Predicted 3D model of a 77-nucleotide RNA (transfer RNA) from an Ignavibacteriaceae bacterium. It was read from a public genome assembly. Model confidence (mean pLDDT): 83 of 100. It matches the Rfam family "tRNA". The source organism's lineage runs through Bacteria, Pseudomonadati, Ignavibacteriota, Ignavibacteria and Ignavibacteriaceae.
[in-house]
RNA sequence: CGGAACGUAGCGCAGCCCGGUAGCGCACUACCUUGGGGUGGUAGGGGUCGCGGGUUCAAAUCCCGCCGUUCCGACCA
Numbered sequence: 001c002g003g004a005a006c007g008u009a010g011c012g013c014a015g016c017c018c019g020g021u022a023g024c025g026c027a028c029u030a031c032c033u034u035g036g037g038g039u040g041g042u043a044g045g046g047g048u049c050g051c052g053g054g055u056u057c058a059a060a061u062c063c064c065g066c067c068g069u070u071c072c073g074a075c076c077a
Stems, first nucleotide, its partner, number of pairs: 001073007010026004020057001028044005050066005
């Protein structure tokens, strides 16, 4: 330098193909359960969907550019 994949809640991920309310598990908070802890149950909080722009009534999703990580290749030695 070229190509590919990935970027979504604290962590691990789904959703993207085929646009229409942002989700799952764990974790966290409160309460119930217990003599207490654990377990189990109920309820709840937490999101610039990497960044910017475009298309659209409507974008995590489609298009363009950029950034980061990983992998492959090229180049130099």